[in-house]
Parts: sequence; C1' cells; structure tokens
RNA sequence: UGGGACGUAGCUCAACGGUAGAGCUCUGGUCUCCAAAGCCAGUGGUUGAGGGUUCGAUUCCUUCCGUCCCGG
Repeated sequence: UGGGACGUAGCUCAACGGUAGAGCUCUGGUCUCCAAAGCCAGUGGUUGAGGGUUCGAUUCCUUCCGUCCCGG
C1' cells in the first nucleotide's frame, strides 16, 4: 500500500429497512443459622465517528478510525 472480515449493554452475542434484545455480570428482594445455588424484580446502549439513500437505517451506499486475516 491492495483485498477481505469484524466493530451493538461491563463481558459473550442476537436483531426481514418499522419501539435495540438475550445469556452472564451487577443491584435489590426472597430463601438460609450464615453463605452459595435456586426463584422474583431491576439497572445498564449517542448500535466505533461523519456523510448519503429512504416516510423510516443496527441493517443499504460512502469516507474515516480501530482490531484481525490474506497478498505485495
């Protein structure tokens, strides 16, 4: 420098263009002599950044940033 993949909650990951969710974590409650496990409830997101298309973008297009892979 060229090509490709990926970027979404603290972590691992979903999400036909139509209100962004799950599991784990965390917090509170319940249970217990205490704790763990179980059960119930809750918190947590400028969907990496900018621009474009669209009535509407996590999703499509584009530029940049970052990580990884391949090639020179």
RNAcentral holds the sequence, with entries from ENA.
The RNA shown here (transfer RNA) has 72 nucleotides and comes from an Actinomycetota bacterium.
The organism belongs to Actinomycetota, within Bacteria.
Rfam family: tRNA.
The prediction has a mean pLDDT of 82.